A computed fold for a 75-nucleotide RNA from a Saprospiraceae bacterium, annotated as transfer RNA. Taxonomically the source falls in Saprospiraceae (Bacteria, Pseudomonadati, Saprospiria, Saprospirales). Model confidence (mean pLDDT): 81 of 100. Rfam family: tRNA. Rfam links the family to the GO term triplet codon-amino acid adaptor activity. The family's RNA type in Rfam is transfer RNA. It was read from a public genome assembly.
RNA sequence: GGAUUUAUAGCUCAACGGUAGAGCAAUCGGCUGUUAACCGAUAGGUUGUAGGUUCGAGACCUACUGAAUCCGCCA
Numbered sequence: 001g002g003a004u005u006u007a008u009a010g011c012u013c014a015a016c017g018g019u020a021g022a023g024c025a026a027u028c029g030g031c032u033g034u035u036a037a038c039c040g041a042u043a044g045g046u047u048g049u050a051g052g053u054u055c056g057a058g059a060c061c062u063a064c065u066g067a068a069u070c071c072g073c074c075a
Stems, first nucleotide, its partner, number of pairs: 001071007010024004018055001026042005048064005
């Protein structure tokens, strides 16, 4: 330098183009002699950035940024 994949909650991941969710973690409560475990609730999101298409975009298109893998070049 080229190709492919990828970016969503603190972490790991979902979400036929049609209300953004789950598990874990956190907080609060229940239960227990206590802790753990278990049960319930609450909070937590500029869906990487900027545009475009669309009645409607996390999803489709373009550019850019970061990450991963492969190939190539130099040494």